[in-house]
A computed fold for a 383-nucleotide part of an RNA from Meiothermus hypogaeus, annotated as large-subunit ribosomal RNA, domain III. Rfam family: Bacterial large subunit ribosomal RNA. Gene Ontology terms of the family: structural constituent of ribosome and ribosome. Lineage of the source: Bacteria > Thermotogati > Deinococcota > Deinococci > Meiothermus. It was read from a public genome assembly.

Context: one part of a larger RNA
């Protein structure tokens, strides 16, 4: 220079009460304003205790500070079913054998590792200051082991089936979400001219085993022969014949379902909570990009693999093994707090930047995730 610039989005504050040595800044209440395909909610990555509580205010906080994502201490993350592993394979990786190279080293079928893909069993409610599909309550499910009963040619690292897939478009049946109600239930209200009314205001659900009902899609059944499926086969394939097709099988999905849970406004209470309430818990409309689903059709660029699963036999076994039912027992390791369009991640900062997936209500508008205003919820951006 200078007590100058600045104090980081122009979404905005005001009043009252409380605490305290001290309050524009902390807490509570009442108004006001802002977001509302977000400035709300859930998850992944990343962070790694920042979560909750008590006690603090020297520093950190662009002011203040009794407050804090700050300091000190204590507490907090509970799983057979959620995610990962004890299962599978992809690109790719690392490689016994083997090949190449003077060496260092390079390549390398099979097998191995490797998910964001495949496979695989749990929902609702309650509860904590802080966790919950994990604890608790209720109702379910999976695998393995033992035993019992019944039955059967049982049996695999091998054969076969299946898993199993593109893009565009599309039918049907549902559900979610939403809307309405003169019907059902409910504390209360009738003001200032009118209204005691089919008045105003609030609510009218969630889960759900067996049995039952209902689609749409999907699947033919049997006999004989058999040079293929590197052995075998009753399986698959191939060939022939017979039967059936409004049938039969199937049981994903939806509805219903004993029962359980939840249950508003208003009023009372500092709060927890109580009351309303033995609440009602019904009908209609609309309707998805979600579900049935591996559905259908069209098209050319012709759209993973392996395991689980089903089936067939081989060796072997049949004193076994497997299947069904019942009953009992068992069920390992890791993650789980909190932030997560952000003051907690990446940007030297409590930085107007960046950050993948899902949910995302109402009214108006031809429509929309647009625009405007609002709900739930969250904020007013630390002078």
């Nucleotide at each position: 220079g200078a007590g100058u610039a600045a104090c980081g989005a122009u979404a905005a504050a005001a009043g009252g009460g409380g605490u305290g040595a001290g309050a524009a800044u902390c807490c509570c209440c009442u108004u006001c304003g802002c977001c509302g395909u977000a400035a709300a909610c859930c998850c992944a990555a990343g962070g790694u205790u920042u979560c909750c509580u008590a006690c603090g205010c020297g520093a950190u906080g662009g002011u203040c500070g009794u407050c804090a994502u700050c300091g000190u201490a204590g507490g907090g993350u509970u799983a057979g079913g959620c995610g990962g592993g004890g299962c599978c394979u992809a690109a790719g990786g690392a490689u016994a054998a083997g090949c190449c190279g003077a060496g260092a080293g390079g390549c390398g079928a099979g097998g191995c590792c490797g998910a964001c893909g495949g496979a695989c069993a749990a929902c609702u409610g309650g509860u904590u200051a802080a966790u919950a599909u994990u604890c608790c309550a209720g109702u379910c499910c999976u695998a393995c082991u033992a035993c019992g009963c019944a039955g059967u040619g049982c049996g695999a690292u091998g054969g076969g089936g299946g898993g199993a897939c593109g893009c565009u478009u599309u039918a049907g049946g549902c559900u979610a979400a939403g809307c309405g109600a003169a019907c059902c239930g409910g504390a209360g209200c009738c003001a200032u001219g009118g209204a005691u009314g089919a008045g105003c205001c609030c609510g009218g659900a969630c889960a759900g085993a067996a049995a039952c009902c209902c689609a749409a899609a999907g699947g033919g059944g049997g006999c004989u022969a058999u040079a293929g499926g590197c052995a075998a086969a009753u399986c698959c394939g191939u060939a022939g014949c017979c039967c059936a097709a409004u049938a039969c099988c199937g049981g994903u999905g939806g509805g219903u379902g004993g029962u359980g849970u939840g249950g508003a406004a208003g009023c009372c209470g500092c709060a927890a909570g109580g009351u309303g309430a033995c609440a009602a818990c019904u009908c209609g409309c609309c309707g998805a990009a979600g579900c049935c689903a591996g559905g259908g059709a069209g098209c050319c660029g012709a759209g993973a693999a392996a395991a689980g699963c089903c089936u067939c036999u081989a060796a072997g076994c049949a004193u076994a093994a497997c299947u069904g039912c019942g009953c009992a027992g068992u069920a390992c390791c890791c993650g789980u707090a909190c932030c997560g369009u952000a003051a907690a991640c990446c940007g030297a900062c409590a930085c107007a930047g960046g950050u993948g997936g899902g949910u995302g209500g109402g009214u108006g508008u031809a429509a929309a995730u647009g625009c405007a205003c609002c709900a739930a919820g969250g904020c007013g951006c630390g002078c």